Bacterial RNase P class A from Candidatus Leptovillus affinis, 420 nucleotides, folded computationally.
Of the family's consensus pairs, 96% are formed in the model.
Lineage of the source: Bacteria > Chloroflexota > Promineifilales (SeqCode) > Promineifilaceae (SeqCode) > Candidatus Leptovillus.
The prediction has a mean pLDDT of 75.
It matches the Rfam family "Bacterial RNase P class A". It is annotated as a ribozyme.
[in-house]
RNA sequence: CAAGUUGGCUGGGUGAUCGCGGUUGAGCGCUCGCAAGAGCGCUUGGCUGAGGAAAGUCCGCACUCCACAGGGCACGGCGCCGGCUAACAGCCGGGCGGGGCGACCCGACGGCAAGUGCAACAGAGAGGCAUAUUGCCAGCCAAACGGUCUUCCGUUUGGCCGGUGAGGGUGAAACGGUGGUGUAAGAGACCACCGGCGGCGGCCGUAAUGCCGCCGGCCAGGCAAACCCCGCCGGGAGCAAGACCAAGCAGGGCGAAGGGUUUUGCGGCUCGUCCGCCAAACCCACGGCGCGGCCCGCGCCGUCCGACGUUCGGGUAGGUUGCACGAGGGCAUUGGCAACAAUGCUCCCAGAUAGAUGAUCACCAGCGCCCACGUCCGCGUGAGCGCCGACAGAAUGCGGCUUAUAGGCUGACUUGGCAA
Numbered sequence: 001c002a003a004g005u006u007g008g009c010u011g012g013g014u015g016a017u018c019g020c021g022g023u024u025g026a027g028c029g030c031u032c033g034c035a036a037g038a039g040c041g042c043u044u045g046g047c048u049g050a051g052g053a054a055a056g057u058c059c060g061c062a063c064u065c066c067a068c069a070g071g072g073c074a075c076g077g078c079g080c081c082g083g084c085u086a087a088c089a090g091c092c093g094g095g096c097g098g099g100g101c102g103a104c105c106c107g108a109c110g111g112c113a114a115g116u117g118c119a120a121c122a123g124a125g126a127g128g129c130a131u132a133u134u135g136c137c138a139g140c141c142a143a144a145c146g147g148u149c150u151u152c153c154g155u156u157u158g159g160c161c162g163g164u165g166a167g168g169g170u171g172a173a174a175c176g177g178u179g180g181u182g183u184a185a186g187a188g189a190c191c192a193c194c195g196g197c198g199g200c201g202g203c204c205g206u207a208a209u210g211c212c213g214c215c216g217g218c219c220a221g222g223c224a225a226a227c228c229c230c231g232c233c234g235g236g237a238g239c240a241a242g243a244c245c246a247a248g249c250a251g252g253g254c255g256a257a258g259g260g261u262u263u264u265g266c267g268g269c270u271c272g273u274c275c276g277c278c279a280a281a282c283c284c285a286c287g288g289c290g291c292g293g294c295c296c297g298c299g300c301c302g303u304c305c306g307a308c309g310u311u312c313g314g315g316u317a318g319g320u321u322g323c324a325c326g327a328g329g330g331c332a333u334u335g336g337c338a339a340c341a342a343u344g345c346u347c348c349c350a351g352a353u354a355g356a357u358g359a360u361c362a363c364c365a366g367c368g369c370c371c372a373c374g375u376c377c378g379c380g381u382g383a384g385c386g387c388c389g390a391c392a393g394a395a396u397g398c399g400g401c402u403u404a405u406a407g408g409c410u411g412a413c414u415u416g417g418c419a420a
Stems, first nucleotide, its partner, number of pairs: 001416010012364007020049013051391001055402002058400005063238004070296004075234005080094005095109001096107004110229002115227002117223002134167001135164003139160009176194006195219002197216007242321004251312005258284006265277004285303006328347008366387004371382004
């Protein structure tokens, strides 16, 4: 100097004038009130007012309500180890696997000798003792040639049948590799070494994993982001949650099954712990509601008028609150590889509700074009003209993830070149 990897910050600044929302102080006026004070309006000060993603609504939670949230099935989520966190499918560190010359990046990371299933084309054969129309060998038959040519032997070619799975080929992948023994030929059939797998043991490490030794011929492809198996976790709904105030109305139809015990009271009579009635409590049964789906269990409500459901019809939809002091921000120190934690100091930084933060001017900064000068040829200085923009706007909040992003500043590291 060039090309890359990875992290951080920013996303215009200053001044003036006018205009908006919140909060707070002062003054004035009006209304209510005995007063304290409250409400409304006007004027004028202080403080403050969108984002790194406010987006997506993909996770987790706080908070609120459903009753007190139980057990099981189904369903859903996660899936190596350790740590962080309120929690998480997040983050940090490590292991293993893959990509890259490298800095670094990605991860779909429990289980395929539990079962079921899928795989185009090519190839003989694609799934576990598979496969033969490329070969090798034995036997039988036929032909030709040669030989010491009667018998017979050897070689070559073709056919039938049997053995074989080593060589070659196809493919992403073909039942381990090299060398030998052995065989008719050939093969872990056997042997040595290597690789993988299994068993036992040892070492370092919290662990995942890794390394080492011995034994065993055991040699068992891919896909589980295929169904599945295993382990762990999981109530539901959501700020339009919920709470309060004011105002207003109109109800009608349909849908349940009763029984028993005890107690108080009243009445009757044949004065018998007999009969009847009302009320309350409890139990059984029936009808419903609640707990994402289903079952069990539990709780609540109703059963002479009506729980809840359904249907027809009517009225209201206004205000206050929830609503911002927080798992909050900043700085320093300590611990930790780090994520982060602890301690100390310091700060208050939107709460709207047809929904506020804008407009104009000037200068500076920045970017683009162009000119002049200088130059170590990387760029620097000055003038002029133009632009002043990216992605994009809170609506209960927070921690993450994902997506979009003009331009500017900056840290560390890798590779290549050059110079010293």